Description
This is a predicted complex of two RNAs, RNase P RNA and transfer RNA, with 417 nucleotides together. It holds a member of the Rfam family "Bacterial RNase P class A". The family's RNA type in Rfam is ribozyme. Rfam's curators write: Ribonuclease P (RNase P) is a ubiquitous endoribonuclease, found in archaea, bacteria and eukarya as well as chloroplasts and mitochondria.
[in-house]
């Protein structure tokens, strides 16, 4: 140098004018006007996960459903994170993995193939026959296909065959090693197709509905018309259905018509010791920290330097993940080349 | 904001517990019919199943991302 691969921090800088929402002073009967602060992100997004909080019985009972899936650990909690076992991939650095169970049971494996869990087309062998063929063994070879009865090589045999024998593989019991996933190597029994993001089967989890949840204080015409329905019945609410419970006439149309909290410090951040391989935790410090909208505010214009371009992209209850999208910079590892 | 659903041929739809080529109707295109048109008729053309990835031997189908589009939720925005 050039490829890659991991991690990190930043999010265009200054200056001028003009603008908008909070909030705080102030003037003002009010509108409103002046001064000062302060105002989006790593993804504020998808809403995919998991939690807080609030209502529905402080969450009921039964079936059915729905998620999760090696193994330890972390964590409020998870499908997230750290460490690890097995597998894939790459020279490597690393990465990736819905990775439980097919040896409890259904179901499917189209086309091709002679045959798809089950075998005789071809071929090989034997008997029969004059040949063509018939009959029976046989799975070592052909051909088909994603998968063809562990795999090779020797025995054996009429030809063949785990028929037997050696070696490999491979499952499963016993043994050691490991918290465990797993490893390992000797016996012994065995050769068992792929699929569960097909049903199913074991483990474990699981109530529902989302701030348009709700609470307060208030307010309006608790209205008006139309249809149903007439008593434990129908309806609504507790995810389906069956109990059980709680409301209470139910469905449409027209009209009317609101404020304030919720709601902004939170499982928050940074730095030190110490525990731990890590994720993270224990403790002590650190005025480190302030968007708060309800038609929804953070903008625009010029200038200057880099080099003219400067990515993706806007909060709406809030908080940990996750997934996508996205621009340059840095570190520190690996591989190739060339020079010393 | 929150919830829920759908994307298949110009349009409007089937298709589906994975299986060989995805189908109808309407519409387009050729010809025949007609003095012409319209109707009938008879051919035929048109599909990256929204897009990417995974699971499988196979994927419109099952999973997942992720793009588009519809609908629902309020007495008093």
């Nucleotide at each position: 140098u050039g490829a890659g691969u991991a991690a990190g921090a930043c999010a265009g800088a200054c200056g001028a004018c003009u603008g908008c929402g909070c909030c705080c002073g102030u003037g003002g009967a009010a509108a409103c006007g002046c001064g000062g602060g302060u105002g989006a992100g790593g993804a504020a997004a998808g809403u995919c996960c998991g939690a807080g909080c609030a209502c529905c019985a402080u969450a009921g009972g039964g079936c059915a459903g729905a998620g999760u899936g090696c193994c330890g650990g972390g964590u409020a909690a998870c499908a997230c994170c750290c460490g690890g076992c097995g597998g894939a991939g790459g020279c490597g650095a690393c990465u990736c993995c819905a990775g439980g169970g097919a040896a409890a049971g259904u179901g499917c494996a189209a086309c091709a193939g002679a045959a798809a869990u089950a075998a005789a087309c071809c071929g090989c062998c034997u008997g029969c026959a004059u040949c063509a063929g018939c009959a029976g063994g046989u799975a070592a070879g052909g051909a088909u296909g994603g998968a063809a009865a562990g795999g090779c090589g020797a025995g054996g045999u009429a030809a063949g065959a785990g028929c037997u024998c050696a070696c490999c593989c491979g499952u499963g019991a016993u043994c050691c090693g490991g918290c465990g996933a797993c490893g390992g190597a000797a016996u012994c029994a065995c050769g068992a197709u792929g699929u569960a993001a097909a049903c199913c089967c074991c483990a474990c989890u699981u109530g529902g509905u989302g701030c348009a949840a709700g609470a307060u204080u208030g307010g309006u015409a608790u209205a008006g018309g139309a249809g149903c329905a007439u008593u434990g019945a129908a309806u609504a609410g507790c995810u389906g259905c069956c109990c059980g419970c709680u409301a209470c006439g139910c469905u449409c149309c027209u009209g009317g018509g609101a404020a304030u909290c919720g709601c902004a410090a939170g499982a928050g951040c940074c730095c030190a010791c110490c525990g731990g391989u890590a994720a993270c935790g224990u403790u002590g410090g650190g005025a480190c920290u302030u968007a708060g909208a309800u038609a929804g505010a953070u903008g625009g214009u010029c200038g200057u330097a880099c080099u003219u371009a400067g990515a993706c992209a806007g909060a709406a209850c809030u908080c940990g993940g996750c997934u996508u999208a996205c621009g340059g910079c840095u570190u520190g590892c690996u591989c190739a080349u060339g020079c010393a | 904001g929150g919830g829920g659903g759908c994307g298949u041929a110009g349009c409007u739809c089937a298709g589906c517990c994975g299986g060989u080529u995805a189908g109808a109707g309407c519409g387009c295109a050729u010809g025949c019919u007609u003095g012409a048109c319209a109707u009938g008729c008879a051919u035929g053309a048109g599909g990256u199943c929204a897009u990417u990835g995974g699971u499988u031997c196979g994927a419109u189908c099952c999973c997942a991302a992720c793009c588009g589009u519809c609908c629902c939720c309020a007495c008093c925005a």